RNAcentral holds the sequence, with entries from ENA.
A computed fold for a 74-nucleotide RNA from a Rhodospirillales bacterium, annotated as transfer RNA.
The source organism's lineage runs through Bacteria, Pseudomonadati, Pseudomonadota, Alphaproteobacteria and Rhodospirillales.
[in-house]
Order: sequence, then structure tokens, then C1' cells
RNA sequence: UGGGGCGUGGCCAAGCGGUAAGGCAACGGGUUUUGAUCCCGUGAUCCCUGGUUCGAAUCCAGGCGCCCCAGCCA
Repeated sequence: UGGGGCGUGGCCAAGCGGUAAGGCAACGGGUUUUGAUCCCGUGAUCCCUGGUUCGAAUCCAGGCGCCCCAGCCA
């Protein structure tokens, strides 16, 4: 420098145009003599900025970051 992939809560991770599943952790409550287990509940401007659309996590453009491959220099 070129090509490809990824970026969703503290962590992992689904979703692929109609305002976001699940697991772990955290916090609050219930149960319990206490703790653990178990049960209920709480929490996401979906990396950023624009664009398209009635409507964008999802499509398009430009950035930023991470990973992989190739090349260049040493």
C1' cells in the first nucleotide's frame, strides 16, 4: 500500500428493512436460621458521521478500531 473479514449491554452471542433473543456476570426482590441452589425482576443512542427509505442494527458512502492474506522497505 492492496484485498478480505469483523465491530450489538461488563463478557460471549442471535438477528440480515417493521425500534434487539439467549447464556454468564452485576444489581434488587422472593425462598432459606445464614450461605449456596432455585424462582421473579432490572438494564443496549446496535463503533462514529452522513445518505436512501414511510421505516435502518440490517442497504449505500466516508471515517475509526481489531484480525487475516499479499506486497514493499529494513
Its mean pLDDT, the model's own confidence on a scale to 100, is 80.